[in-house]
RNA sequence: GGAACCGUAGCUCAGUGGUAGAGCGUCCGGUUUACAUCCGGUAGGUCGGAGGUUCAAGUCCUCCCGGUUCCA
Numbered sequence: 001g002g003a004a005c006c007g008u009a010g011c012u013c014a015g016u017g018g019u020a021g022a023g024c025g026u027c028c029g030g031u032u033u034a035c036a037u038c039c040g041g042u043a044g045g046u047c048g049g050a051g052g053u054u055c056a057a058g059u060c061c062u063c064c065c066g067g068u069u070c071c072a
Stems, first nucleotide, its partner, number of pairs: 001071007010024004018055001027041004048064005
């Protein structure tokens, strides 16, 4: 220098145009003499940034930023 993939909750990740979710974790409660386990619930998101397409974008297109890998 060229190319591919990835970026979504504190962490690991789903979500292939129509209300943003799960597991773990936080917090509250139940259970227990107590802790752990187990059960129920709560909070937590400008979906990396900007623009475009569309009635509607996490999703499609362009540019930029960051990460990983490959080629030279």

Model confidence (mean pLDDT): 82 of 100. Transfer RNA from a Candidatus Micrarchaeota archaeon, 72 nucleotides, folded computationally. Its Rfam family is "tRNA". From the family's description: Transfer RNA (tRNA) molecules are approximately 80 nucleotides in length. Its family is annotated with triplet codon-amino acid adaptor activity in the Gene Ontology. It is annotated as a transfer RNA. It was read from a public genome assembly.